The RNA shown here (Glycine riboswitch aptamer) has 86 nucleotides and comes from a soil metagenome. Of the family's consensus pairs, 89% are formed in the model. The prediction has a mean pLDDT of 78. Rfam family: Glycine riboswitch aptamer. About the family: This family represents the bacterial glycine riboswitch. RNAcentral holds the sequence, with entries from MGnify.
RNA sequence: GUGCAGGAGAGCGUGGCUGGCGGAACAUCGUGACAGCCGCCGCCGAAGGCGCAACUCCCGCAAUCGCUCAGGCAAAAGGACUGCGC
Numbered sequence: 001g002u003g004c005a006g007g008a009g010a011g012c013g014u015g016g017c018u019g020g021c022g023g024a025a026c027a028u029c030g031u032g033a034c035a036g037c038c039g040c041c042g043c044c045g046a047a048g049g050c051g052c053a054a055c056u057c058c059c060g061c062a063a064u065c066g067c068u069c070a071g072g073c074a075a076a077a078g079g080a081c082u083g084c085g086c
Stems, first nucleotide, its partner, number of pairs: 001086006011041001013040007020031003042073003048069001049067003055060001
């Protein structure tokens, strides 16, 4: 590095738009659930990123600590790290 397995935390928040669905069809309108995008408020920290100690002439320099830019807050996906195999 790779395959398999395990793997935490925090709102299924809210408003709008779009897709979709309904109507014989277009426009227009309606719309529970579902999906995506944008804004607002609250929050998490274990992708990544940034910061700091000892140490060092200096340059530098660690984390599961801190910051939360990014990312994330039902499931899914992701996931530091751990075990086994190659």